The prediction has a mean pLDDT of 80. Predicted 3D model of a 77-nucleotide RNA (transfer RNA) from a Chloroflexota bacterium. Its Rfam family is "tRNA".
[in-house]
RNA sequence: GGCGAUGUAGCUCAGUUGGUUAGAGCGGGCGCUUCAUAAGCGCCAGGUCGGAGGUUCAAGUCCUCUCAUCGCCACCA
Numbered sequence: 001g002g003c004g005a006u007g008u009a010g011c012u013c014a015g016u017u018g019g020u021u022a023g024a025g026c027g028g029g030c031g032c033u034u035c036a037u038a039a040g041c042g043c044c045a046g047g048u049c050g051g052a053g054g055u056u057c058a059a060g061u062c063c064u065c066u067c068a069u070c071g072c073c074a075c076c077a
Stems, first nucleotide, its partner, number of pairs: 001073007010026004019057001028044005050066005
């Protein structure tokens, strides 16, 4: 340098053919329960989907550019 994969909550991930409240588990906070702790149960907070732009009535999803990580290939004095 070329090709490909991945990027969504603090972590691990889902998200169908673009279709209307962005979710799950773990973790965190609060409450119930207990003599207390753990377990269990309930509630709450936490994101603008790596970044920018575009298409569309509508984008996590499609297109372009770009960034990061990983893999393969190539180049190299």